This is a predicted structure of a 73-nucleotide RNA (transfer RNA) from an uncultured Desulfovibrionaceae bacterium. It was read from a public genome assembly.
RNA sequence: GGGGAAGUGGCUCAGCUGGGAGAGCAUCGCCUUCGCAAGGCGGGGGUCGGGGGUUCAAAUCCCCUCUUCUCCA
Numbered sequence: 001g002g003g004g005a006a007g008u009g010g011c012u013c014a015g016c017u018g019g020g021a022g023a024g025c026a027u028c029g030c031c032u033u034c035g036c037a038a039g040g041c042g043g044g045g046g047u048c049g050g051g052g053g054u055u056c057a058a059a060u061c062c063c064c065u066c067u068u069c070u071c072c073a
Stems, first nucleotide, its partner, number of pairs: 001072007010025004019056001027043005049065005
């Protein structure tokens, strides 16, 4: 220098056939207990690595760019 993969709540990930941003764990509150743990119920927290474009509408499509991993040289 060139090819490929990944980047989404605090963490691990799903969603990529364009219309609702989600799960588990974590965290907070309540119930249960003499108390703790476990269990049950509920809440908060991200606008999708960044910028631009297409579209009525973009996490999803296109372009540029950043970071990580990997292959080639």